[in-house]
RNA sequence: CGUGCAAGUCGUCUUGUCGCCCCGAUCUAGAUCGGGGAGGAAAGUCCGGGCAACAUAGAGCGCCAUACUUCCUAACGGGAAGGCCCCAGACUGGAGACGGUAAGGGGACAGAAAGUGCCACAGAAAACAAACCGUCCCGAUCCCGAUAGUUAUCGGAAUCGGGAUAAGGGUGAAAAGGUGGGGUAAGAGCCCACCGCUCCGACAGUGAUGAAGGAGGCACGGCAAACCUUAUGGGUUGAAAGAUCAAAUAGGCCCUGGGCAAAGAGCUGCUCGUUCGAUUCCCGUUUAGGCGGGAUUCCGGGGUGGGUAGAUCGAUUGAUCCCGACCGCGAGGUCGGGACUAGAUAAAUGACAAGAGCCCCGAGUGAUCGGGGAACAGAACCCGGCUUACAGACUUGCACUUUUU
Numbered sequence: 001c002g003u004g005c006a007a008g009u010c011g012u013c014u015u016g017u018c019g020c021c022c023c024g025a026u027c028u029a030g031a032u033c034g035g036g037g038a039g040g041a042a043a044g045u046c047c048g049g050g051c052a053a054c055a056u057a058g059a060g061c062g063c064c065a066u067a068c069u070u071c072c073u074a075a076c077g078g079g080a081a082g083g084c085c086c087c088a089g090a091c092u093g094g095a096g097a098c099g100g101u102a103a104g105g106g107g108a109c110a111g112a113a114a115g116u117g118c119c120a121c122a123g124a125a126a127a128c129a130a131a132c133c134g135u136c137c138c139g140a141u142c143c144c145g146a147u148a149g150u151u152a153u154c155g156g157a158a159u160c161g162g163g164a165u166a167a168g169g170g171u172g173a174a175a176a177g178g179u180g181g182g183g184u185a186a187g188a189g190c191c192c193a194c195c196g197c198u199c200c201g202a203c204a205g206u207g208a209u210g211a212a213g214g215a216g217g218c219a220c221g222g223c224a225a226a227c228c229u230u231a232u233g234g235g236u237u238g239a240a241a242g243a244u245c246a247a248a249u250a251g252g253c254c255c256u257g258g259g260c261a262a263a264g265a266g267c268u269g270c271u272c273g274u275u276c277g278a279u280u281c282c283c284g285u286u287u288a289g290g291c292g293g294g295a296u297u298c299c300g301g302g303g304u305g306g307g308u309a310g311a312u313c314g315a316u317u318g319a320u321c322c323c324g325a326c327c328g329c330g331a332g333g334u335c336g337g338g339a340c341u342a343g344a345u346a347a348a349u350g351a352c353a354a355g356a357g358c359c360c361c362g363a364g365u366g367a368u369c370g371g372g373g374a375a376c377a378g379a380a381c382c383c384g385g386c387u388u389a390c391a392g393a394c395u396u397g398c399a400c401u402u403u404u405u
Base pairs, nucleotide, nucleotide: 002400003399004398005397006396007395008394009393010392012356013355014354015353016352017351018350020037021036022035023034024033025032026031027030039376043387044386046385047384048383049382050381051238052237053236054235058272059271060270061269063234064233065232066231067230068082069081070080071079072078083109084107085106086105087104091100092099093098110229111228115227116226117223118222119221132169133168134165135164136163137162138161139160140159141158143156144155145154146153147152177195178194179193180192181191182190196218197216198215199214200213203210204209242313243312244311245310252304253303254302255301256300257299258298259297264276265275280295281294282293283292284291285290320339321338322337323336324335325334326333327332358373359372360371361370362369363368
């Protein structure tokens, strides 16, 4: 320099003419003037809130979510900085096993001795888990060789039986820690040193943690985006939420519960608590209370049928934006100054022309000239995050190739 990967930022501008929407002013009932008019994701509807409604918004269970520490924030499953683990590895200590450290990448990072469950196939055996090959010892059979000498001793090979072993080999993603030495019939933490591991831990740090030193031969692996346990948190619905005004009628018809010892209504999936809630008339019975029945009465629930359906608000002044100073490693915070920047309602924010900027191709020594192209995509109550899509340009990091020094 180029290529690839990863993370992040930007992702059009100006003028003119005409058209559309909103706000303001003036005249007047529609003109004139002035100002403004769709994104980095407006997308997904995944989180967290603001706001609104449910009289109060309580308790328990269910269900759901989160999960190292500290900090930021209105809050979050978000962000910042750190800790630990894993990958990786320039350099480096060590005989070795292993260790130290810079840059880079990743982590769904509470708990596996509370319990249950899973680890296919292969393999002897997959966690209260083990003997396939091999090795060693004893016995038997049989063969060969040697020595002594007529039957013994030693060595070797093959086969069978019994016992020991988990160092070597095999299977596997993973096999009862590793290196070196001693010991043993052969072996094994059996023993020792070191490494690893477990526990205690002066000291340092806000903390997660780090760690001098000490003790222990030390083991029952992995998986909890498996069920589960622990801790913390969570009311529901959602602008078609809701509020106000207007209009309309058939306060029709059918079924049904109840009349205070109480149906029913009541933020939620259930339960509890709390609150509201109709107490009328007649008949029979009874000393009365009470009990039973009825009603065109009152309070509810369900179904069916008919009528009306316009307007205003919510609706854009905000955890808002811009500039500067200071504080903080940083996310961010404090102070001062300035700005008001879409508000539609079937849905406006556009079309044309010219130029500039960006990218590509061609010509040219160059200045420059000509031609072509531009992705993903349109607000609908608002805000902070996350995720996804994207032509092109830029910034940073890593890897690789080549060239130069």
Bacterial RNase P class A from Algoriphagus lacus, 405 nucleotides, folded computationally.
Its Rfam family is "Bacterial RNase P class A". It is annotated as a ribozyme. Rfam's curators write: Ribonuclease P (RNase P) is a ubiquitous endoribonuclease, found in archaea, bacteria and eukarya as well as chloroplasts and mitochondria.